[in-house]
Notes:
A computed fold for a 298-nucleotide RNA, annotated as Bacterial RNase P class A. Rfam family: Bacterial RNase P class A. By type it is a ribozyme.
Formats: sequence, structure tokens, C1' cells
RNA sequence: CGAGAGUGGGAAAGCAUCGCCGGUGACCUUCGGGUCACGGGAGGAAAGUCCGGGCACCGCAUGGCAGCGUAGCGGGUAAUGCCCGUCCACCGCGAGGUGAGGACAAGUGCAACAGAAAGUAUGUACGGUUCGGCCGUAGUGAAACCAGGUAAACUCUACGUGGUGCAAGUCCAAAUAGGCCUGCGUUUAAGGGGGGCCACUCCUAGCAGGCGGGUAGGGCGCUCGAGUCCUUGGGUAACCAAGGAUCUAGAUGAAUGGUGUUUCUCGACAGAACCCGGCUUACACCUACUCUCGGUUU
Repeated sequence: CGAGAGUGGGAAAGCAUCGCCGGUGACCUUCGGGUCACGGGAGGAAAGUCCGGGCACCGCAUGGCAGCGUAGCGGGUAAUGCCCGUCCACCGCGAGGUGAGGACAAGUGCAACAGAAAGUAUGUACGGUUCGGCCGUAGUGAAACCAGGUAAACUCUACGUGGUGCAAGUCCAAAUAGGCCUGCGUUUAAGGGGGGCCACUCCUAGCAGGCGGGUAGGGCGCUCGAGUCCUUGGGUAACCAAGGAUCUAGAUGAAUGGUGUUUCUCGACAGAACCCGGCUUACACCUACUCUCGGUUU
């Protein structure tokens, strides 16, 4: 210098201004909210919803069967089908990569080509023979009675596994129409319309109040959490422990945007919706470290 392997980081940046969502403080308020100030406001995958948990409701005495899932060995973890280490097999010159890697000596099934035959074995030739494919050799094939091969074939073994997902669920709670209770009224009219009211007149068998379930609507769940960062220690590693620091979206027709300006390498895939740990998929470009192979120079 070229070609590669592995593990990571980043994901255009700055300023001004006008909005939007939510927070804190002060003031005002007709209690609905408003004004001002301050600071916060998408991702490494927020995606697919494929695994594993938390949480919620329903189910469930216990044990077993079925179904489903997993599969060398050891470790990590809240848990996993994830991660780490290691053995073996395969691929690569190598750094490394991949693995659906329990059991065919329980039973059942399956097997291209070649071959008589792949299992209910036994044709041909030769030899042996106890005359029975009974034995040996030749021949086909990866494999020919050997406890053959095959479980991403049924199956067996071991271990794990209840169902549904925040539209879970829970609280408050209109109007209208059912339900229940109470009161008043139903020939002498409670109630309603006209009328300022009484009188009068018209319409009527119901009217009024309470309770309860559910709906609209609203609140909670909702974001402080197996959190993030740093240091030290333990461990080959995944990871764990201690100490310190820190708060970093929470909407609900659903905010995260518009404009102006400056700079650069001119900008990919892409947008939260209960939360977390993984896996997978998409992705312009920049970048750190370690290692391998080849070439060149000294």
C1' cells in the first nucleotide's frame, strides 16, 4: 500500500424568531382557566410484533395426560429460543465464520443411482458342505445381517410451558330509555300549555323525588426505571458488587413544526403511544481500536 476479519462510536452543526405538547415557580381568576419567567420535548432502529419478563384482569387444590417449545457441556440473567466461555463437526491459506450438535441398542416408517437384494435378503459363477442360502470368495454401492443409514420422519427421553393484552384494568359520572323504591294523583284533575298572577280555558293518566347498572365525557394506569453516566474492585468473558453523580417526551385526533441566516464532508433508513431485556429487518456517510493474508521499502 492492497485485500479482508472482529468489536465499538456517531447519525450535519450554530444562532435568531414565531408557534405546538407537557413541567416547575410567581401573579390573577368568573375555578373553566389565563399571563409572565425558567428549563424539557423521538430512534439506533421509535419498525417487524418474532421470543422472554414486569404489570393488569380472568382461570387455577394437587398430581398426571395431551398440545406446544427447547436440546453437546458449563456459566450469565428477572427471564429467554438471548448473551458469554468451551468441546466437536463443517467452511476459510488465515484473522475468523456457521451449526435444527440428546436418542436409530424400544417400536413404526423411508432410502435416488448402481445392484439379485437397502431387508420379508440372497440371483449368477467358483469352491466347501452336515445337502439346509448352510459357509466362504468374486461382483454393485457411502453402506450388504452389521446392535448398518436416516429423528429440519413418526416417535422416545429430559427440561420448560394456564389464557388474554394498557382498547389490559380501575375510579368518578350527564342527557335519554328500561329496572326498583317512596310520595302525590287517576268521577271532586296531581301535572302540563295559554295568561305577569289569580280566575278562566285547553290537553291529559300519569307526575315528582330517590336508588342502581351501563353509555357519552373525564381522571388514574403513564413513565423514577431490572434507569443513565463515572470511578474502583471481582470475573477469560457475558456479567456482578460497592461508592459517587444525575432526571432525560408522555400526547389521546394525538405535540416534537414553520421562517430567516451562517458553516461543512451537502446529510441514509426512518416518527414514541404501558414499560423493560433480546432477536430480526431497513440504512447515505464519517470514525476508533485489535487482528489476518499478500506486496513493497529499510
Record summary:
Its mean pLDDT, the model's own confidence on a scale to 100, is 79.